[in-house]
Context: one part of a larger RNA
RNA sequence: UGACGGAAGGGCACCACCAGGAGUGGAUUCUGCGGCUUAAUUUGAUUCAACACGGGAAAACUUACCAAGGCAUAAAAUUAAGAGGAUUGACAGCUUGAUAGCACUUUCUUGAUUUGAUAGCAAGUGGCGCAUGGCCGUUCUUAGUUGGUGGAGUGAUCUGUCAGGUUAAUUCCCUAAACGAACGAGACCUUAACCUACUAAAUAGACUUAGUUACUACCUAGCUAAAGUCUUCUUAGAGGGACAACUGGCGUAAACCAGUGGAAGUUUGAGGCAAUAACAGGUCCGUAAUGCCCUUUGAUGUCUUGGGCGGCACGCGUAAUACACUGAUGAAUGCAGAAAGUUUUUUUCUAAUCUGAAAAGAUUUGGAUAAUCUUCUCAAAGUUCAUCGUGCUUGGGAUAGCGCCUUGCAAUUAUGGCGCUUGAACGAGGAAUUCCUAGUAAGUGCGAGUCAUCAUCUCGCGCUGAUUACGUCCCUGCCCUUUGUACA
Numbered sequence: 001u002g003a004c005g006g007a008a009g010g011g012c013a014c015c016a017c018c019a020g021g022a023g024u025g026g027a028u029u030c031u032g033c034g035g036c037u038u039a040a041u042u043u044g045a046u047u048c049a050a051c052a053c054g055g056g057a058a059a060a061c062u063u064a065c066c067a068a069g070g071c072a073u074a075a076a077a078u079u080a081a082g083a084g085g086a087u088u089g090a091c092a093g094c095u096u097g098a099u100a101g102c103a104c105u106u107u108c109u110u111g112a113u114u115u116g117a118u119a120g121c122a123a124g125u126g127g128c129g130c131a132u133g134g135c136c137g138u139u140c141u142u143a144g145u146u147g148g149u150g151g152a153g154u155g156a157u158c159u160g161u162c163a164g165g166u167u168a169a170u171u172c173c174c175u176a177a178a179c180g181a182a183c184g185a186g187a188c189c190u191u192a193a194c195c196u197a198c199u200a201a202a203u204a205g206a207c208u209u210a211g212u213u214a215c216u217a218c219c220u221a222g223c224u225a226a227a228g229u230c231u232u233c234u235u236a237g238a239g240g241g242a243c244a245a246c247u248g249g250c251g252u253a254a255a256c257c258a259g260u261g262g263a264a265g266u267u268u269g270a271g272g273c274a275a276u277a278a279c280a281g282g283u284c285c286g287u288a289a290u291g292c293c294c295u296u297u298g299a300u301g302u303c304u305u306g307g308g309c310g311g312c313a314c315g316c317g318u319a320a321u322a323c324a325c326u327g328a329u330g331a332a333u334g335c336a337g338a339a340a341g342u343u344u345u346u347u348u349c350u351a352a353u354c355u356g357a358a359a360a361g362a363u364u365u366g367g368a369u370a371a372u373c374u375u376c377u378c379a380a381a382g383u384u385c386a387u388c389g390u391g392c393u394u395g396g397g398a399u400a401g402c403g404c405c406u407u408g409c410a411a412u413u414a415u416g417g418c419g420c421u422u423g424a425a426c427g428a429g430g431a432a433u434u435c436c437u438a439g440u441a442a443g444u445g446c447g448a449g450u451c452a453u454c455a456u457c458u459c460g461c462g463c464u465g466a467u468u469a470c471g472u473c474c475c476u477g478c479c480c481u482u483u484g485u486a487c488a
Base pairs, nucleotide, nucleotide: 001488002487006483007482008481009480010479011478012477013476016472017471020436021435022434023433024432027321028320029319031317032316033315034314035312036311043054044053065307066306067305068304069303070302071301077118078117079116080115086113089108090107092105093104122296123295124294126293127292128291132289134283135282136281137279138278139277144183145182146181148179149178150159151158152157164173165172188272189271190270191269192268194240195239198237199236200235201234204231205230206229207228208227209225210224211223212222213221214220243265245260246259247258248257249256323429327388328387329386330385331384332383333382340374341373348368349367350366351365353362354361355360395426400421401420402419403418404417405416442464443463444462445461446460447459448458449457
């Protein structure tokens, strides 16, 4: 000095507790992991920091695994053979999963492109992440880290970087052998909120005028007119706006609390970025990043066919659906936001119309390379009325059977969807345990990613919208200080 252990004192955190909410753990299903099985069930990752993770929803491909069968993209060089032919390709038959001349029979064809050997190149989702880069994760979302000059000490080192108060913060204040600084924090960037002030808009609207339709007759509502005016709403540029501003309380101050005003007063909310030092954390399966090793014509290269990654006595994790009456079913009603979409010849988003119970379809008519069309995205929960009436029940929708569509070369081990039938467990879940403080939890749908087809996943988006703290260090951890004894 301190990544350690004992003890004491401060401080902090819903990956801690308290007060609560929603749960998970029990059921069924989905999905990942282990195990078992297998020809193969490819593989990485295993406390937080593996397990709906590898953007990993694998029918072929992917694909690395298994069973088979082909191919030569083995450069340049040396050498052998070789125009009296190095070699290549092939109909048919046989063979074969195969219309692979793969091989065999049979002959034709080709013409120095190749073939054999040597050493070598090149390839590899082969090995080593304990050889590495880069990237990511984590320690660690906390407040921490460092040197210059000075001071103390023989020195390692200490001081600065601290009794106290305060803050989300080593954030500030005030004291002080320190002074003045740097990184981090903050500032900053993005986003959500406000602006009747500016700039505008036939890709956004509003109002006025004219015509017209509907109770005809004014209101009112709709339609038409590239008629006119404008920018409140919409969009998006430039700006403004909050600084805890003012008042009071409490304080030496920094600050904190309450009120006022305000669109906004938890760092305005939420994200991003994010120091020093580390880990032998993960990734060689992201890479034409890469070292060494391995394989290399009977291939661990590459292509094709089929199978597997999906297999099921079982254990664990993330989820979905439920167990009903705050509900289910039927009818009616009524409101979003953020995204996405076909430029070359393939087929994206799709409207209207028609057919069909529906899924879906159509030699139909159209719009959109998009604030123009899909789209006013007529979303779901919600609201109103009716039926059901507490019964494994009209709760629940697993498991099956049949029929019909759709994607695809291909659907069996059922891609997905629709219809009819079937109608399992489940009556609120033991010990344990997770997440969470406001437009948050929870409920609820929508979109995108993947995508030929397929979400119970992920990432976004809105709609409805609580209860309970606004604290503490008791548990679990983290940081700082002090202490003594070991340890390095």